[in-house]
Model confidence (mean pLDDT): 81 of 100.
The RNA shown here (transfer RNA) has 74 nucleotides and comes from a Puniceicoccales bacterium.
It was read from a public genome assembly.

RNA sequence: CGGGGCGUAGCUCAGCCUGGCAGAGCACUUGCCUUGGGCGCAAGGUGUCGUCGGUUCAAAUCCGGCCGCCCCGA
Numbered sequence: 001c002g003g004g005g006c007g008u009a010g011c012u013c014a015g016c017c018u019g020g021c022a023g024a025g026c027a028c029u030u031g032c033c034u035u036g037g038g039c040g041c042a043a044g045g046u047g048u049c050g051u052c053g054g055u056u057c058a059a060a061u062c063c064g065g066c067c068g069c070c071c072c073g074a
Base pairs, nucleotide, nucleotide: 001073002072003071004070005069006068007067010026011025012024013023020057028044029043030042031041032040050066051065052064053063054062
């Protein structure tokens, strides 16, 4: 320098192809239960969907630039 993959909740990730309410598991908080803790049950999402723009009635999703990490080639 060229090509490719990834970036979404505290963590691991799904959703993206095919635009239409932002989710799951774990963790955490509160309550019940318990002598206490754990297990179990009930409730709770606090997020700029890396960032900036474009398209659209509507963007995590489509298009472009940039940033970060990883891989391949030179």
It matches the Rfam family "tRNA". The family's RNA type in Rfam is transfer RNA. Taxonomically the source falls in Puniceicoccales (Bacteria, Pseudomonadati, Verrucomicrobiota, Opitutia).